RNAcentral holds the full RNA, with entries from SILVA. A computed fold for a 533-nucleotide part of an RNA from a metagenome, annotated as small-subunit ribosomal RNA, 5' domain. Its mean pLDDT, the model's own confidence on a scale to 100, is 83.
Context: one part of a larger RNA
RNA sequence: GAACGAACGUUAGCGGCGCGCUUAACACAUGCAAGUCGAACGAGAAAGCUCCUUCGGGAGUGAGUAAAGUGGCGCACGGGUGAGUAACACGUGGGUAAUCUACCCUUUGGCAGGGGACAACAUUCCGAAAGGAUUGCUAAUACCGUAUACGUCCGCUUCGGCGGGGAAAGGUGGCCUCUCCUUGGAAGCUAUCGCCAGAGGAUGAGCCCGCGGCCCAUCAGUUUGUUGGUAGGGUAAUGGCCUACCAAGGCGACGACGGGUAGCUGAUCUGAGAGGAUGAUCAGUCACACUGGAACUGAGACACGGUCCAGACUCCUACGGGAGGCAGCAGUGGGGAAUAUUGCGCAAUGGGCGAAAGCCUGACGCAGCGACGCCGCGUGGGUGAUGAAGGUUUUCGGAUCGUAAAGCCCUGUGGGAGAGGGAAGAACAUCCGAGGAGAACAAUACCUCCUCGGCUUGACGGUACCUUUCCAGAAAGCACCGGCUAACUCCGUGCCAGCAGCCGCGGUAACACGGAGGGUGCGAACGUUGUUC
Numbered sequence: 001g002a003a004c005g006a007a008c009g010u011u012a013g014c015g016g017c018g019c020g021c022u023u024a025a026c027a028c029a030u031g032c033a034a035g036u037c038g039a040a041c042g043a044g045a046a047a048g049c050u051c052c053u054u055c056g057g058g059a060g061u062g063a064g065u066a067a068a069g070u071g072g073c074g075c076a077c078g079g080g081u082g083a084g085u086a087a088c089a090c091g092u093g094g095g096u097a098a099u100c101u102a103c104c105c106u107u108u109g110g111c112a113g114g115g116g117a118c119a120a121c122a123u124u125c126c127g128a129a130a131g132g133a134u135u136g137c138u139a140a141u142a143c144c145g146u147a148u149a150c151g152u153c154c155g156c157u158u159c160g161g162c163g164g165g166g167a168a169a170g171g172u173g174g175c176c177u178c179u180c181c182u183u184g185g186a187a188g189c190u191a192u193c194g195c196c197a198g199a200g201g202a203u204g205a206g207c208c209c210g211c212g213g214c215c216c217a218u219c220a221g222u223u224u225g226u227u228g229g230u231a232g233g234g235u236a237a238u239g240g241c242c243u244a245c246c247a248a249g250g251c252g253a254c255g256a257c258g259g260g261u262a263g264c265u266g267a268u269c270u271g272a273g274a275g276g277a278u279g280a281u282c283a284g285u286c287a288c289a290c291u292g293g294a295a296c297u298g299a300g301a302c303a304c305g306g307u308c309c310a311g312a313c314u315c316c317u318a319c320g321g322g323a324g325g326c327a328g329c330a331g332u333g334g335g336g337a338a339u340a341u342u343g344c345g346c347a348a349u350g351g352g353c354g355a356a357a358g359c360c361u362g363a364c365g366c367a368g369c370g371a372c373g374c375c376g377c378g379u380g381g382g383u384g385a386u387g388a389a390g391g392u393u394u395u396c397g398g399a400u401c402g403u404a405a406a407g408c409c410c411u412g413u414g415g416g417a418g419a420g421g422g423a424a425g426a427a428c429a430u431c432c433g434a435g436g437a438g439a440a441c442a443a444u445a446c447c448u449c450c451u452c453g454g455c456u457u458g459a460c461g462g463u464a465c466c467u468u469u470c471c472a473g474a475a476a477g478c479a480c481c482g483g484c485u486a487a488c489u490c491c492g493u494g495c496c497a498g499c500a501g502c503c504g505c506g507g508u509a510a511c512a513c514g515g516a517g518g519g520u521g522c523g524a525a526c527g528u529u530g531u532u533c
Base pairs, nucleotide, nucleotide: 001533002532003531004530006529007528008527009526010525013377014376015375016374017373018372019370020369021335026333027332028331030330031329032328035073036072037071040070041069048061049060050059051058052057080288081287082286090212091211092210093209094208095207096206099205100204104201105200106199107198108197109196110195111194112146114144115143121136122135124133125132126131153164154163155162156161170193171192172191173190174189175188179186180185181184214260215259216258221251222250223249226248227247228246229245230244231243232242233241263285264284265283266282267278268277269276270275290311291310292309293308294307313324314323315322316321341367343366344365345364349363350361351360352359353358380410381409382408383407390401391400392399393398415471416470417469418468419467420466421465431454432453433452434451435450436449437448438447477522478521479520480519481518482503483502484501488517489516490515491514492513498505499504
C1' cells in the first nucleotide's frame, strides 16, 4: 500500500447492487417448510338455504363437495450444516468385455380368461392418552393362479437347435356403420391416456485405475483377513466384500505405521511475476441430520421433517404407559467483540402431482433491519470589502479566520407536503371461440398441430418513474500537524499529568502532554484493533 463475512470509538442525508452466527454439529416454546391425483377404487358428511310439518320432524339443495380410507406417483429432488474425513473424499485423465438406471425420447410385439381377500364402513371390547383387539360386508390400475412368450434366464447340444421356468390393467372421450334391448344405452368400433415383455438412446448413478494438492522422524518399523491362490457365498456389478482350505506373503527413508490439523475444487485476496495466504457469498462435489447401530420399502436411501433397537436429554400421564429431535424459514435462551423479520406472495423462474383446471412449494421472487462492503448523488451557485462584529495573535502599526459571513440575485439535484398520471416493464402461458391443416377411422365425431380473436392473472406496490403547486427550512464529520509524513502558533502543566507505530517527547519559554486559534488529509464517513499478502 492492498484486502476483509469483520469488531470497537466518534459521526451520519439519500439511493442502487451485494452481503449478514466466523463462537456452542449448544438446547429449543410457537407457526410454517411435501404433497398431489375422483380421468385407478369403494364409499361419503355437516353448517347454511328452500319447501312441507301432526312442531317430534321430513324432503330437496348444499354435493357426489369437505374430511377420512384403498391404490398410483412424489417424498433419494429442492433447502441446511462442515461435525467427521489425509481418504480414490476431492481435482484431473482414463477404464467398466465387471454394472444398474423410475419418469423422458425412438422402436418391436402383446394387454386373453379367471379367482380370493383387506381397509374404509358397521359391531363388540380394552386403554387416561397414544393406540389396539374381535366379528361381519365390499371395490379397484391393490393381490393371486391359468393361458400365451419375439427376445431374455436356466439346462443339454452334433452349434442346426431341443427342453424347462417366467408377463400384463384398465381409465376417459366420441360414434351408432353392423348385432341386441331400443327415449337412449349394452356389446362393438374408434381416438387417447395407461399397462406388460424386449431393443436402442438420453440422463443419472455404482465400481476400478494413473497422476496431483497439509504439518511432525522428538512417530521407524508395520500388517494376520493381513498378501496371494482355489472353491463357494453375496451384490446391479469386479474384488478378502464374506466364509472354508492352502501358501507366507504385503507395505516402508520416493517416509510405511503413528500423532496433529483440515471437508475438497472452480475460485478469492495479495504480488511485476514466481509465489504466499484463504476456501464467507455463487457454482461443482463429498460427508452428516440428537448420539451409536440396523435393516425395510423402492429405479434410486441404509433415508434431515420414514421405521426398529440402545443411550443421553426434554415433555405428557389417571403412574399402567406414551411423545419428541430447527446443521429447513422465521423466532427464543445460551455462548460471544459480533451477525437480521416469529413479514408478503406463488405474479415470475424452477420443482412434485394431475389429461387439464388447479393444488402444494419459508426453493424462489420480494419487502423489513444493519454505513457491513462497493458504487453513485447531495449538503447549493453567482455577487458581495467598511476587509463588519467576534475569536486568535501581535513588534500594538498590524496580521489572520476571510468572499468566509451578513446583504442582494438565482437554481431546485436530493428532501417534505398536496394534486394528477403511471396497473409502465416484469407476460410467458393456460382456457374459450372461429378458421385451416394432419393422422387415424365406418365416420364430416373424438384427437394432434398451426393461425387469428377474446376473457382472466402482479406479492413487490399506488412502488419506480413522469407532470404540476407550495416550502430554503433538517443534511459534515473524523483523524492528524517533532522526523518518517502533508500540516504552527499561543496558553496551561513542569520527568507531574500524560503521549507513543519506530526514533523518542515531558525536570519553567514543550511546533511531541492538555486546551484554544490556525492548518493538513480524507469525506458520509474517519480513525483504532485484529488477520492475510